[in-house]
Context: one part of a larger RNA
RNA sequence: UGACGGGGACCCGCACAAGCAGCGGAGCAUGUGGUUUAAUUCGAUGCAACGCGAAGAACCUUACCAGGGCUUGACAUAUGGGUGAAAAGUAUAGAGAUAUACUCCUCUCUUUUAGAGACAUCCAUACAGGUGGUGCAUGGUUGUCGUCAGCUCGUGUCGUGAGAUGUUGGGUUAAGUCCCGCAACGAGCGCAACCCCUAUAUCUAGUUGCCAGCACAUAAGGUGGGGACUCUAGAUAGACUGCCGGUGACAAACCGGAGGAAGGUGGGGAUGACGUCAAAUCAUCAUGCCCUUUAUGUCCUGGGCUACACACGUGCUACAAUGGCAAGUACAGAGGGAAGCGAAGCAGCAAUGUGAAGCGAAUCUCAGAAAGCUUGCCCCAGUUCGGAUUGUAGGCUGCAACUCGCCUACAUGAAGUCGGAGUUGUUAGUAAUCGCGAAUCAGAAUGUCGCGGUGAAUGCGUUCCCGGGUCU
Numbered sequence: 001u002g003a004c005g006g007g008g009a010c011c012c013g014c015a016c017a018a019g020c021a022g023c024g025g026a027g028c029a030u031g032u033g034g035u036u037u038a039a040u041u042c043g044a045u046g047c048a049a050c051g052c053g054a055a056g057a058a059c060c061u062u063a064c065c066a067g068g069g070c071u072u073g074a075c076a077u078a079u080g081g082g083u084g085a086a087a088a089g090u091a092u093a094g095a096g097a098u099a100u101a102c103u104c105c106u107c108u109c110u111u112u113u114a115g116a117g118a119c120a121u122c123c124a125u126a127c128a129g130g131u132g133g134u135g136c137a138u139g140g141u142u143g144u145c146g147u148c149a150g151c152u153c154g155u156g157u158c159g160u161g162a163g164a165u166g167u168u169g170g171g172u173u174a175a176g177u178c179c180c181g182c183a184a185c186g187a188g189c190g191c192a193a194c195c196c197c198u199a200u201a202u203c204u205a206g207u208u209g210c211c212a213g214c215a216c217a218u219a220a221g222g223u224g225g226g227g228a229c230u231c232u233a234g235a236u237a238g239a240c241u242g243c244c245g246g247u248g249a250c251a252a253a254c255c256g257g258a259g260g261a262a263g264g265u266g267g268g269g270a271u272g273a274c275g276u277c278a279a280a281u282c283a284u285c286a287u288g289c290c291c292u293u294u295a296u297g298u299c300c301u302g303g304g305c306u307a308c309a310c311a312c313g314u315g316c317u318a319c320a321a322u323g324g325c326a327a328g329u330a331c332a333g334a335g336g337g338a339a340g341c342g343a344a345g346c347a348g349c350a351a352u353g354u355g356a357a358g359c360g361a362a363u364c365u366c367a368g369a370a371a372g373c374u375u376g377c378c379c380c381a382g383u384u385c386g387g388a389u390u391g392u393a394g395g396c397u398g399c400a401a402c403u404c405g406c407c408u409a410c411a412u413g414a415a416g417u418c419g420g421a422g423u424u425g426u427u428a429g430u431a432a433u434c435g436c437g438a439a440u441c442a443g444a445a446u447g448u449c450g451c452g453g454u455g456a457a458u459g460c461g462u463u464c465c466c467g468g469g470u471c472u
Stems, first nucleotide, its partner, number of pairs: 007472007015462002019426005026317008034308002042053002064303007073127001077126008088103006107117004129292002132290003138286002140281003143277001145275001150189006156165003169180003195269004200237007210226002214224003240263001243257005319419001323378007335366003340359002345354003385416001390411007432454007
């Protein structure tokens, strides 16, 4: 000077408390440990690993295993020499990689006996290659403390010095935010603001969007027409403690009020200081050193990553009547679409098939929103709850669904009657609940990332638990 204390003072945070909904019990999905295995590729491991890398393992991916092949190599550059177009197609053998044969073709230029160039192949040589090791050799990127309010510097002053001061103190703030004081005076990185979305209004612009009034028409803003409204998307305004009262030190600020769509950072996002953890990553990439070079490289077929006595994490579905089922009926937002989205109609109980209109999309389409509302049935049961599991029959994608996909119908109908100790999230359009979309993707979400609908309860307070900040 720091760090630490079951030392002190002050302050903050869904940290506790007050509520609400969960997890921990069941079934299933998914990740991990363990075990097993020829292989179950590798990494991540308290918070800050475990629906994590993986925005999607049938082959491929794929790095693992078994077997079959290759050795200048699947990929790059260069040199010397030899040969020749190469590619493509067919047949045979084979699990395929590949091998053999045939067909086809026989490049360009020039001072055309020949030479040069491009390309391919063979031989030789340099070399290629490595998801092999080391994240404790590294760059880059990332997590975490933490969006916490801190971390420093110049000059001056003090101290023999390490260092201190400034940055402490009195108030105040979300904030080292601001004010006052002070041997300090200034400055930088952070805070805030500048950026984006959202909440209000005005102007501009009206197609593919809209329809108040007028006319035609009705299945329909469908047509004429209109710019008013909604909306779209550009510009501008608006919020600044600006105004009023009180408190305060005449300050900063705080409390209340007016006006206002919005009030004291309006709500949300992006933005992460100096540093900490030899934190994570050599498997995104780059890279030093080491190792390997007929193999730790590379090609192929099949298998594995999907195993299963068990243990843990994260989710989904339930255990029902604020419910289940049947019929009818209403209202979104945000997105995607050409190797794509695919309408109407028709067939099928359905998955789906057929069909082909329209649309590179404010036009067409995915697309039926669901919870809700209105009726009816069920009458508290392991049930008209719950849907695991299993059987049969089908559908879709794709060379190919056996290992190992998804969907549909019929049948089957398990555990489960609200969950021990313990533990998680959450303060408002939030929790809870309801559905919709997208990325990845041939196919394959209960995951992830977004979107809207309905829409609460509680907050006395800071004694205590946890974490953090300042002074001592």
Notes
Small-subunit ribosomal RNA, 3' major domain from an uncultured bacterium, 472 nucleotides, folded computationally. The RNAcentral record of the full RNA draws on ENA, Greengenes and SILVA. Its Rfam family is "Bacterial small subunit ribosomal RNA". Its family is annotated with structural constituent of ribosome and ribosome in the Gene Ontology.